Predicted 3D model of a 135-nucleotide RNA (SAM riboswitch aptamer (S box leader)) from a Bacteroidota bacterium. The source organism's lineage runs through Bacteria, Pseudomonadati and Bacteroidota.
[in-house]
RNA sequence: GAUUUAUUAAGAAGAGGGGAGAGAUUAGGCUCUGAGAACCUCUAGCAACCAUUCUUUCAAACUGAUGAGAAAAAGGUGCUAAAACCUAAUCCAGUACUGGUUACCAUAGGUAUCAGCAAAUGGAGAUGAUAAAUG
Numbered sequence: 001g002a003u004u005u006a007u008u009a010a011g012a013a014g015a016g017g018g019g020a021g022a023g024a025u026u027a028g029g030c031u032c033u034g035a036g037a038a039c040c041u042c043u044a045g046c047a048a049c050c051a052u053u054c055u056u057u058c059a060a061a062c063u064g065a066u067g068a069g070a071a072a073a074a075g076g077u078g079c080u081a082a083a084a085c086c087u088a089a090u091c092c093a094g095u096a097c098u099g100g101u102u103a104c105c106a107u108a109g110g111u112a113u114c115a116g117c118a119a120a121u122g123g124a125g126a127u128g129a130u131a132a133a134u135g
Stems, first nucleotide, its partner, number of pairs: 002134007013043005021032003025089005044080003049076002052071005057065003084127001090124004097116004102112004
């Protein structure tokens, strides 16, 4: 790097080195940054994916279903500005709105119905990130 599954609006920063960019890609916005960016190291913290302990469901002899729930944080990862910073690079729904048809109300309009559809809204997806499993 590939495939699958899960998560992705919560949470948690200081020091030293470094020396100009950074926020995954492209575009647009917005933001951080010489009061020191990325990156590296150390320390601290967050979280609870794996591992650990306990309980438990199904099938069962071991064991398996990445089963479900709980505890703890000494281990393996991860993370510690802003929602994965926001939107688009896809689809669907459909509000405002626009247009059409006919019907009704009875007037330069309203209701019903059909279609389109926001730089707005909702849902799904895609992409990315992280973990675990597989090969």